Bacterial small signal recognition particle RNA from Candidatus Aegiribacteria sp., 85 nucleotides, folded computationally. The source organism's lineage runs through Bacteria, Pseudomonadati and Candidatus Aegiribacteria. It matches the Rfam family "Bacterial small signal recognition particle RNA". Gene Ontology terms of the family: signal recognition particle, plasma membrane targeting and SRP-dependent cotranslational protein targeting to membrane, signal sequence recognition. The family's RNA type in Rfam is non-coding RNA gene.
RNA sequence: GACCUGUGCGGCGUCAGCCUGUGAAUUCCGUCAGGACCGGAAGGUAGCAGCGGUAAAUGGUGUCUGUCGGGCGAUACAGGUAAAC
Numbered sequence: 001g002a003c004c005u006g007u008g009c010g011g012c013g014u015c016a017g018c019c020u021g022u023g024a025a026u027u028c029c030g031u032c033a034g035g036a037c038c039g040g041a042a043g044g045u046a047g048c049a050g051c052g053g054u055a056a057a058u059g060g061u062g063u064c065u066g067u068c069g070g071g072c073g074a075u076a077c078a079g080g081u082a083a084a085c
Stems, first nucleotide, its partner, number of pairs: 002081007009073002012069002015066003018062001019060004028053004036045003
């Protein structure tokens, strides 16, 4: 120097987390117009629509974290093999 094996590092890629969007006729939560019910009344009860939040699910983004992977690297360490000097 060549080859083989292994352990790290870097880079690349997959997946997940994080961020963000969509996202529940109900069989999620909250607030519940109208109306309904109870009551002599005061008031109370349940609660549709709507609205808000969120779940499963599904898009987007990347500067970060983690997992996994290789016919990536003149990366850095260890070991081995044969030959030559």